[in-house]
About this RNA: This is a predicted structure of a 65-nucleotide RNA (Fluoride riboswitch aptamer (crcB RNA motif)) from a Candidatus Acidiferrales bacterium. The source organism's lineage runs through Bacteria, Pseudomonadati, Acidobacteriota, Terriglobia and Candidatus Acidiferrales. The coordinates come from a structure-prediction model, not an experiment, and the mean pLDDT is 76.
RNA sequence: UAAGUCGCGGGUGUUGGAGUUCGCCCUGAAUCGCCCCAGAGGGGGCAGAUGACUCCUACGAGGGU
Numbered sequence: 001u002a003a004g005u006c007g008c009g010g011g012u013g014u015u016g017g018a019g020u021u022c023g024c025c026c027u028g029a030a031u032c033g034c035c036c037c038a039g040a041g042g043g044g045g046c047a048g049a050u051g052a053c054u055c056c057u058a059c060g061a062g063g064g065u
């Protein structure tokens, strides 16, 4: 000096915030959904505020006062 490993920290896991927990990444990184047609240009369709659990907020539907 380079590579690797551990600890701490930060980021990230398709739409907001928080707690717990798991995975991934260390800045030329992780990550930036799926399906169908098609000339891979382009067009159409579908689920979901979670990676997972819980709560709050926003939005939508129904009922009661």
Stems, first nucleotide, its partner, number of pairs: 009026005016056006033046005

Source information
It was read from a public genome assembly, where an Rfam model found it.